Context: one part of a larger RNA
């Protein structure tokens, strides 16, 4: 990891609803007694046939009130049904679908592991250092003292055994659930040890790590209470057939729970309802617009008030200061409005719609939503971010299309065809279909990832200047005088600056000078003029398509790719074609319907079954209904087997399926079918259990 077996809504009481089934204004017994396979007696009580009040009570009334002919609330009123049993599905108390804690309490069981003390016993090769006392000598008044010796003391030294384990190796499915090797510490001490003993879990014992307390320690193990409790996690076993959610509100010591709605289903009632289109009536203060009004805000003007400031003794005056009102220009606002929409919403009326609607009661799931399109809020008008509201799809939904891609675009799959038509989207090749058509555009491989900005890239439009009286370029030729204007200045002479009636002469033209340049001058140029030449030239303003702007990390890698330039690119138009589970076609099923025929039953309203027409339906998670199948036994009844049962191999037929028949191989003794009834009733998951590969 496989395989086989086991493995999870079960039982009782009470109770709520449905269906059925017996009696019915009634229905029914419990306990117990007799009988005894079934039965039968038992009427206590329990539900119903009346309500109402807190009660005493009153009663078709009853409460409320100090009282009513008042009002409100409950009930009566002829459309009176109830109640026992079975089964279905819920509920509640139980262990309550199943496994699962870590924990808490009770009684005992441990100190043969350790821990620490008790009492009695053992162990400690060798070599070193040499205390204290004591003897002799020197020495003193006598001591001290020194020396030579002897002596043998130490939680002394070095070190086998014995205790220990700091470090490195290697081990690490090991030799071993803590050992190996080398290496180290300690080794007469607070030293190692052997035997026997004490101390116990809310304790014990610790030279103290929460450390040990028999491979178990922040509270040992063992048997119980015990099926603790788990608002979590995990599993939950056959079939087909209708219908199908939610991921919200409100309130929770509540937020991953729960209750009630709200959204599903299912019955039972309702009988032009719901929805949806038009009509018409209506309120509104959004969107938008606007600025009277709350605030905010711009150009320009005028006077008037205020304050400030100068002058002035004051009277007042002046003001290049503030500010307020007023005319005029031009502008903003979710908490502004003299306006003001399309939607939405409500009522009415038609129309069209057949339960899709609303009531009432059973059973529920759901309460972590998520993208995308719109309107807004918060954030940075960042988030594949959060919060609301509208819609939409995913959730629950499969097809096709965007390479690939839950939320995007197109489309909702009952099944079955080697038929046909189309949506999105395509239509050179990979690849189904146009190397279609017409008329442009682009050279950037732009299409095939990006902005400020920049640019004689190039198609259209449009306004406008000059121009055979000769434009624009080029090219020859001039481009001067007063005068080096005044002024500044060291110097300023067109060309640092500053000032100007920037003027006047001479021309065909020529600035008191565009720009280069010199210290200042010079010198080049330019406006302007002439000539050659001979036809279009300049500018602005919208606008299609493209350029530059543009660097990342394994590998091209920013069309899927390969390619693709009078496109296989963009634009406008046009035909034809592919292209899905959409749609038609033929053929088979399912539900619900309508209608006829036949049989049955009837409260005569109709139903119940079967057959033929016909018409519509049929993705689907949680969940709700329905309707089947198989196992295991019970009963009754009918059958099968040594002429071969069950079990298991194969094959065939058959039912939508689950599943069942047959037929043939093994096997060798038991097994069906039909009716009803009971459940230890279906296995793939649960880090499931047990055993086996």
């Nucleotide at each position: 990891u496989c395989c086989a077996g086991c493995g999870a809504g079960u039982u009782a009481a009470u109770u709520g609803u449905c269906a059925u089934g017996g009696c019915a204004a009634g229905c029914u017994u419990a306990a117990g007694c007799c009988a005894u396979u079934u039965g039968g007696c038992g009427g206590a009580g329990g539900c119903g046939c009346a309500g109402u009040g807190a009660a005493a009570g009153c009663g078709a009334g009853g409460c409320u009130u100090a009282a009513u002919u008042a009002g409100g609330c409950c009930g009566a009123c002829u459309u009176c049904a109830g109640u026992c049993a079975u089964g279905a599905u819920g509920a509640u108390u139980a262990g309550a679908c199943c496994c699962g804690a870590a924990a808490c309490c009770g009684a005992g069981u441990g100190a043969c592991c350790u821990a620490a003390c008790c009492a009695u016993g053992g162990g400690c090769a060798g070599g070193a250092u040499g205390a204290a006392g004591c003897g002799c000598a020197g020495g003193u008044a006598a001591a001290a003292c020194u020396g030579c010796g002897u002596g043998g003391a130490g939680g002394u030294c070095c070190g086998a055994a014995c205790c220990g384990u700091a470090g490195c190796g290697a081990a690490u499915u090991g030799c071993a659930a803590c050992a190996c090797g080398c290496c180290c510490g300690g080794a007469u001490g607070a030293c190692c040890u052997g035997u026997g003993g004490u101390u116990a879990g809310u304790g014990g014992u610790g030279a103290a790590a929460u450390g040990c307390u028999a491979a178990u320690c922040g509270a040992a193990c063992u048997c119980g209470g015990a099926g603790a409790u788990a608002g979590c996690u995990g599993g939950u076993u056959c079939u087909c057939c209708u219908c199908g959610a939610a991921a919200u509100a409100g309130c929770u010591u509540u937020a991953g729970g729960g209750c009630u709605a709200g959204c599903g289903u299912c019955g039972u009632a309702c009988g032009g309802u719901a929805a949806c289109a038009g009509a018409u009536a209506g309120g509104g203060g959004u969107a938008g617009a606007g600025c009277u009004c709350u605030g905010u805000u711009u150009c320009g003007g005028a006077c008037u008030g205020g304050g400030g400031g100068u002058c002035g003794u004051a009277a007042g005056a002046c003001u290049a200061c503030c500010c307020a009102c007023c005319c005029u220009u031009g502008a903003c606002a979710a908490a502004c409005u003299a306006c003001g929409a399309a939607u939405a919403c409500u009522a009415u009326c038609u129309g069209c719609g057949g339960a899709a609607c609303u009531a009432c009661g059973g059973c529920a799931g759901u309460c972590a939503g998520a993208a995308c399109g719109g309107c807004g809020g918060g954030g940075c008008u960042a988030a594949g971010c959060u919060c609301g509201c509208c819609g939409c799809u995913c959730g629950a939904a499969a097809g096709g299309g965007a390479a690939a891609c839950a939320g995007c675009c197109c489309a909702g799959a009952u099944c079955g065809c080697c038929a046909g038509c189309u949506a999105a989207g395509g239509u050179c090749c990979c690849u189904a279909a146009a190397u279609a058509u017409a008329c442009a555009c682009u050279c950037a491989g732009u299409g095939g990832g990006a902005a400020a900005c920049g640019a004689g890239g190039u198609g259209a439009g449009a306004u406008u200047u000059c121009u055979c009286g000769a434009a624009c370029a080029a090219c020859u030729a001039g481009g001067a005088u007063g005068u080096u204007g005044g002024c500044u200045u060291a110097g300023a002479a067109g060309c640092a600056g500053c000032c100007a009636u920037u003027c006047a002469u001479u021309u065909a033209a020529a600035g008191a000078g565009u720009g280069c340049g010199u210290a200042a001058c010079a010198g080049c140029u330019c406006a302007c003029u002439a000539g050659u030449c001979a036809a279009g030239a300049g500018a602005u303003c919208u606008u299609g398509c493209g350029c530059g702007g543009a660097a990342a990390a394994u590998g091209u890698a920013a069309c899927g790719g390969g390619g693709c330039u009078c496109a296989a690119g963009u634009g406008u138009a046009u035909u034809a074609c592919c292209g899905a589970a959409g749609c038609u076609g033929c053929g088979a099923a399912c539900u619900c319907g309508a209608u006829c025929a036949u049989a049955c039953c009837u409260u005569c309203g109709g139903g119940u079954a079967u057959g033929g027409u016909u018409g519509a339906u049929u993705g689907g998670u949680a969940g709700a209904g329905g309707a089947g199948c198989g196992u295991u036994g019970a009963u009754a009844u009918u059958g099968c087997a040594u002429c071969g049962a069950a079990g298991u191999c194969g094959a065939a037929c058959u039912g939508c399926g689950a599943g069942g028949u047959u037929c043939g191989g093994u096997g060798g003794a038991g097994c069906g079918g039909u009716a009803u009834c009971a459940a230890g009733u279906g296995a793939g998951a649960a880090u499931g259990c047990u055993g086996g590969a």
Molecule: large-subunit ribosomal RNA, domain II
Organism: Candidatus Saccharimonadota bacterium